A computed fold for a 97-nucleotide RNA from Veillonella caviae, annotated as THF (Tetrahydrofolate) riboswitch aptamer. Rfam family: THF (Tetrahydrofolate) riboswitch aptamer. Rfam's curators write: Tetrahydrofolate (THF) riboswitch was first reported for Ames et al. as an RNA motif in 5' untranslated (5'-UTR)regions of folate transport and biosynthesis genes in Firmicutes genomes. RNAcentral holds the sequence, with entries from MGnify. The coordinates come from a structure-prediction model, not an experiment, and the mean pLDDT is 78. Lineage of the source: Bacteria > Bacillota > Veillonellales > Veillonellaceae > Veillonella.
RNA sequence: GCAGAGUAAAUAAUCGUGCGUUAAGUGCCUAGUGAACGGGGAGUUGUCACUAAGACGAAAAGCAUACGCUUGCGGUACGAUUAUUGCAUCCCGCUGC
Numbered sequence: 001g002c003a004g005a006g007u008a009a010a011u012a013a014u015c016g017u018g019c020g021u022u023a024a025g026u027g028c029c030u031a032g033u034g035a036a037c038g039g040g041g042a043g044u045u046g047u048c049a050c051u052a053a054g055a056c057g058a059a060a061a062g063c064a065u066a067c068g069c070u071u072g073c074g075g076u077a078c079g080a081u082u083a084u085u086g087c088a089u090c091c092c093g094c095u096g097c
Base pairs, nucleotide, nucleotide: 001097002096003095004094009085010084011083012082013081014080015079016078017077018076019074020073021072028054030052031051032050033049034048035047039092040091041090042089060071061070062069063068
């Protein structure tokens, strides 16, 4: 000098357990705070979380005396498995030549 490996994590499917269906959550917008980002260091106008505010907005049905139960529905939460993707970027390191 050339080539390459490796993370956190993200997405999808399946399964399980919940939440909502008296509308929370998801998604969108604004502000603030914080966090994470290959083995080491730095790190964004990118990502995520929380708080406050705003706009938009939905699928229920059956059974039961009742508590509730069942089947659905929600760009719903968490966990497991599989697959795919995968350091914004910079410097150093690692492997091969």